A computed fold for an 824-nucleotide part of an RNA from a Pseudomonadota bacterium, annotated as large-subunit ribosomal RNA, domain II. NCBI's taxonomy places the organism under Bacteria, Pseudomonadati, Pseudomonadota. The RNAcentral record of the full RNA draws on ENA.
Context: one part of a larger RNA
RNA sequence: GUCUUUGACGAAAUGGCCUUUAACGACCCGUCUUGAAACACGGACCAAGGAGUCUAACAAAUGUGCGAGCAUUCGAGUGGCAAACUCCGAGUGCGCAAGGAAACUAAAAGCCUGCGAGCAGCAAUGUGCAGCAGGGACCGGCAUUGGGAUAACUCUCAUUGACCGCGUAAGAGUAUAUUUGUUGGGACCCGAAAGGCGGUGAACUAUGCCUGACUAGGGCAAAGCCAGAGGAAACUCUGGUGGAGGCUCGUAGCCGUUCUGACGUGCAAAUCGAUGGUCGAAGUUGGGUAUAGGGGCGAAAGACUAAUCGAACCGCCUAGUAGCUGGUUCCCUCCGAAGUUUCCCUCAGGAUAGCAAGCGCUCAAGCAGUUUUAUCAGGUAAAGCGAAUGAUUAGAGGCCUUGGGGCAGUAACUGCCUUAACCUAUUCUCAAACUUUAAAUGGGUAAGAAGCUCUUGGUUGCUUAAUUGAACCAGAGCAUGAAUGCGAGUGCUUAGUGGGCCAUUUUUGGUAAGCAGAACUGGCGAUGCGGGAUGAACCGAACGUCGAGUUAAGGUGCCAGAGUGCACGCUCAUCAGAUCCCAUAAAAGGUGUUAGUUCAUCUAGACAGCAGGGCGGUGGCCAUGAAAGUCGGCAUCCGCUAAGGAGUGUGUUAUGACUCACCUGCCGAAUGAACUAGCCCUGAAAAUGGAUGGCGCUCAAGCGUGUCACCGAUACUCGACCGUCGUGGCAAGUUGGCCGCCACGACGAGUAGGAGGGCGUGGGGGUUGUGAAGCAGCGUAGGCCGUGAGGCCGCGUGAAACAGCCUCUAGUGCAGAUCUUGGU
Numbered sequence: 001g002u003c004u005u006u007g008a009c010g011a012a013a014u015g016g017c018c019u020u021u022a023a024c025g026a027c028c029c030g031u032c033u034u035g036a037a038a039c040a041c042g043g044a045c046c047a048a049g050g051a052g053u054c055u056a057a058c059a060a061a062u063g064u065g066c067g068a069g070c071a072u073u074c075g076a077g078u079g080g081c082a083a084a085c086u087c088c089g090a091g092u093g094c095g096c097a098a099g100g101a102a103a104c105u106a107a108a109a110g111c112c113u114g115c116g117a118g119c120a121g122c123a124a125u126g127u128g129c130a131g132c133a134g135g136g137a138c139c140g141g142c143a144u145u146g147g148g149a150u151a152a153c154u155c156u157c158a159u160u161g162a163c164c165g166c167g168u169a170a171g172a173g174u175a176u177a178u179u180u181g182u183u184g185g186g187a188c189c190c191g192a193a194a195g196g197c198g199g200u201g202a203a204c205u206a207u208g209c210c211u212g213a214c215u216a217g218g219g220c221a222a223a224g225c226c227a228g229a230g231g232a233a234a235c236u237c238u239g240g241u242g243g244a245g246g247c248u249c250g251u252a253g254c255c256g257u258u259c260u261g262a263c264g265u266g267c268a269a270a271u272c273g274a275u276g277g278u279c280g281a282a283g284u285u286g287g288g289u290a291u292a293g294g295g296g297c298g299a300a301a302g303a304c305u306a307a308u309c310g311a312a313c314c315g316c317c318u319a320g321u322a323g324c325u326g327g328u329u330c331c332c333u334c335c336g337a338a339g340u341u342u343c344c345c346u347c348a349g350g351a352u353a354g355c356a357a358g359c360g361c362u363c364a365a366g367c368a369g370u371u372u373u374a375u376c377a378g379g380u381a382a383a384g385c386g387a388a389u390g391a392u393u394a395g396a397g398g399c400c401u402u403g404g405g406g407c408a409g410u411a412a413c414u415g416c417c418u419u420a421a422c423c424u425a426u427u428c429u430c431a432a433a434c435u436u437u438a439a440a441u442g443g444g445u446a447a448g449a450a451g452c453u454c455u456u457g458g459u460u461g462c463u464u465a466a467u468u469g470a471a472c473c474a475g476a477g478c479a480u481g482a483a484u485g486c487g488a489g490u491g492c493u494u495a496g497u498g499g500g501c502c503a504u505u506u507u508u509g510g511u512a513a514g515c516a517g518a519a520c521u522g523g524c525g526a527u528g529c530g531g532g533a534u535g536a537a538c539c540g541a542a543c544g545u546c547g548a549g550u551u552a553a554g555g556u557g558c559c560a561g562a563g564u565g566c567a568c569g570c571u572c573a574u575c576a577g578a579u580c581c582c583a584u585a586a587a588a589g590g591u592g593u594u595a596g597u598u599c600a601u602c603u604a605g606a607c608a609g610c611a612g613g614g615c616g617g618u619g620g621c622c623a624u625g626a627a628a629g630u631c632g633g634c635a636u637c638c639g640c641u642a643a644g645g646a647g648u649g650u651g652u653u654a655u656g657a658c659u660c661a662c663c664u665g666c667c668g669a670a671u672g673a674a675c676u677a678g679c680c681c682u683g684a685a686a687a688u689g690g691a692u693g694g695c696g697c698u699c700a701a702g703c704g705u706g707u708c709a710c711c712g713a714u715a716c717u718c719g720a721c722c723g724u725c726g727u728g729g730c731a732a733g734u735u736g737g738c739c740g741c742c743a744c745g746a747c748g749a750g751u752a753g754g755a756g757g758g759c760g761u762g763g764g765g766g767u768u769g770u771g772a773a774g775c776a777g778c779g780u781a782g783g784c785c786g787u788g789a790g791g792c793c794g795c796g797u798g799a800a801a802c803a804g805c806c807u808c809u810a811g812u813g814c815a816g817a818u819c820u821u822g823g824u
Base pairs, nucleotide, nucleotide: 028043029042030041031040044824045823046822047821048820049819054185055184056183057182058181059180060179061178062177063176064175065174066173069094070093071092072091074089075087076086077085098105099104111135112134113133114132115131118127119126120125137168138167139165140164141163142161143160145158146157147156148155149154188327189326191324195317196316197315198314199313200312206291207290208289209288210287211286212285213284214283217249218248219247220245224241225240226239227238228237229236230235253278254277255276258274259273261272262271293309295305296304330758331757332756333755334754335753340353342351343350344349354497355496356494357493358492359491360490361489362488363487366486367485368484370483371482372447373446374445375444376443382437383435384434389431390430391429394426396424397423398422401421402420403419404418405417406416407415408414451478452477453476454475455474457473458472459471460470462469500524501523502522503521505519506518507517508516509515529540530539531538544721545720546719547718548717549716550715554711555710556709557695558694559693563708565707566706567705568704569703570702577697588682589681590680592679593678594677595676596675597674598673599672600671601670609666610665611664612663613662615639616638617637620634621633622632645660649658650657722748723747724746725745726744727743728742729741730740759813761810762809763808764807765806766805767804768803769802770801777797778796779795780794782793783792784791785790
C1' cells in the first nucleotide's frame, strides 16, 4: 500500500425487490420436415412414477503395478473351511518365432546411405536418440539352374530370382481400472398385423337325431256319396251331403316390412309404439344327445360357433419382431457438419469414401481456392459458308451433254424459241451430333542445394568403330534464383449425415409451371440483427456483456427517428402514380401534352378566314330508253387566260342549279405532311368490404436528373469487463508457493454431433462439524452470491435429526411419449 473478516455510527441513490399504468417490440410450445403460427400431428391443470442399463468378447486412448515376462483358478498357510492377506508347487491364458495347404524347415554378434531433435564447438564442422525413406544381409515358401547318393521311392548340397510372407535384424509385454466405439444378449423406452404349442367352450347360436308340449273363430269347397230332371245310350244337368288343401281371412305364437317414428350418457351394448309377414305346416317350443377351431355347422348371408368370426376363447413361447410412428429428464464453455461417391432383392434402410470432433506425435521445414513469368494440351462462345460437309433464296452469263414443250423443215446430233437439269462468276439465309479460323474463363507443369558448373578420376553385363557415350559413384567450386500471405507434416479412435431447398449465370426435357433434371459460385437448412409494411433464401451485415462515436442497405409530410431541403424538367387520370426479388398486364390506338427527326410551302405574300372568277371548241367519242364534267367503257387534246379538270362531290330520267380543284382581292408571318419517344388516356369484366403498409399527397408527399444535410444495425472505431486460445516472464536473498502469479496479443453465431469443466439427488467409507438456546422439511411483496445448473442468510412454522470437504457407488435430474396412477 492493497485485500479479507469484523465492531460502532450514518445517509440515501443512476441501487434491489414488488405492484400498477402507458408506449414500443412480440404469432404456440414439442415434433417429423427443404420448409410449421399453420386449415399437419401430441398438449385442460397439478402431484408422484417414467426411457442408453448390466454383462461377455474385441478395438483404441489414458492411469497404475510388474516386466521377458505378466496374471491368477486350484491347493496350501495364518488366531480364521478368508471375497479381501501370504505363496512352496503344478496347471492355464497372453507374450517371448516365423513360414508353409502340408510333410516339415527355421532367423550374420546385430549392416550401409540420406534426413534427423539434441550434444560438442567462436565458427567451419563433427557426432547423432526415436523415427521416416532407400538399399543390402538372414528365415520360411515358391520358382530357376546344376551336382552328389539311391535299384527305385526319395534324400541332400549348391546356384540364381525383378516372386510371396501378419517374418529376423540387442525383445515389450501382461494384468487391472476408467472412458469411447462395435457386436451378441429384451439391450434406450412404449407400440403391431402375424406365427407356434397346449387346453376350454354348442347355457348364445347352426344343423341332425331321441323324447315331450303347443297351435281361437271364419271363408273357399276337391274327391266320394244321396236325391231329382234329361237322354236310346254313353253320360250330362240341378239341389244337397261331404270336408281335401306345404289353399285363404285372422287370434295366440313365431318373425321383424315401413315410419328411415320413439329412444339414442337408452328401459335396453338392438328396446318401445303403430304399421306389417306367416299362422296346420319345410310350423313353434322344453329337455336330452351329437358335431370343436384350418375344425364344426350352414334352405349359402362368409352366416353362426357364449355381446368375439374372411378362422373363437384361455394360458404359454413372449419383454415375439418392427429398416416404421411417438417420446427420451441439469448447467456453462470450445469446435462443428451432411443430404454427395461406390455397392447392396438398394429407393422410408445400411455398408463404403467424403465432410466433423477428440487424443496425439515429429519438426522449423514448407505450404497456398491468390497474382506474375515461362511453357503445354484443348475446339466451347464468337466467327465462317463468293473455304470442305450438309441445308438454302434470287436472278445473270453459258453452251455442250440430257429430258420436256414449240416454230420452220420430208427429214437430219439441221436451225431457231422456250423450260428444267448442268457448268461458270455472283447473291440471300443456316448447323448439338459442320468447320478453315478461334477467344475469355478454366486446367497441367516449372520458378533450384534432392540444384547448377567443372574433373585427367572410378564402376557397368547398357551403348559405341573406339575408355565413345549414358547412368551411377568419388572429388572441387558456387548460398540468390518471382510477388504476397500463412507455422508445417503425419498418425490413432470415432459421432452425425447419406430426403435437401433457393438465387444470379450457363444448360436439358416440357406449351408452360411456386414443374422435372444438371454445372459454377453464394446462401437457407444450422442464423439471430437493420432494411424490403408482412416474409426460410432478396439488399446490408453475421452476434460475448456494456458505454461513447460513425456508417451500410434503406429512408427523411404524419403514423415514425431524420428535409413539407435546394436546382431543373415532365405529368391532370369520371380506374392517376409511387422503388430489386415482388405479388402482372400485351398487341394496337389517341389533333391530351412535351421534346425531337425528315420532307415540303412562304414577304416574288404562303396556311386559315371572308369575297370575286371558275370560260370557249364541246352535249369529246362509244354504249344506252336517257348519259349534256359527274351509271359504264375509251381517249384525256386545243384555244383564250390571272385561272378554270374532257372534271372533286351534292343533285336531275336527261338538263338546269350548287360545290371542289385552280386563279385573284383583302389580311400580314409563319404553315403543312409523315415519323420517333417521354408522361397521361383507351385497350382493362367477378363474385364478404380493402388496400402505393395506412392516412393522405397535385409547381407533390408522383415520375426523371443532379446536389447538400440529416436519420439509421448485434456492422466499423475507441474504452471497460467476462470467457477461450496463444506468446513471454517468475520462488536467487525471507515463511509460504506452479491445478499458481505477472504482462501482452488475437478471437467469441450455431441444428445433428464431438470434447472439456461444473451444479444437483439417493446410498457406503473417511474426516471435520451443526442440533431441544430447535435438525430436516415446508412457507415467505425480506436480504446476498454465482454467466448458469444452483447456493447462502433472515423471519415464520416444525419437532429430531442433519451438513461441509475427500473418496467409492447408482434404480440419479421430466413438459410433452392419444405416457401410467391419483386428484381438480